[in-house]
Molecule: Fluoride riboswitch aptamer (crcB RNA motif)
Organism: Actinomycetospora soli
């Protein structure tokens, strides 16, 4: 230096929030050293047509469970 493992922490899992659980990713460089710059991983739904783009169609507020909230429909008061 690289790889692996363990612990801790951070980020993510198709458009809101939270507990718990599950899964995934986690770095580098530079500088005037801090609310800095650049770069980077996980992630960014499905079907159909099409070389691709374009076009057409479809499901769900969850990654999973539950609750709250937003929206829509129906019924009752």
């Nucleotide at each position: 230096a690289u790889g692996g493992u363990g612990c801790g922490c951070g980020g993510c899992g198709a458009u809101g929030g939270a507990u718990c659980c599950c899964g995934c990713c986690g770095a580098g460089c530079a500088c005037u050293c801090g609310a800095u710059g650049c770069u980077g991983a996980a992630c960014c739904g499905c079907c159909u047509c099409c070389c691709a783009c374009c076009g057409g169609g479809c499901u769900g507020a969850u990654g999973g469970c539950u609750c709250c909230u937003u929206c829509c429909c129906u019924g009752u008061c």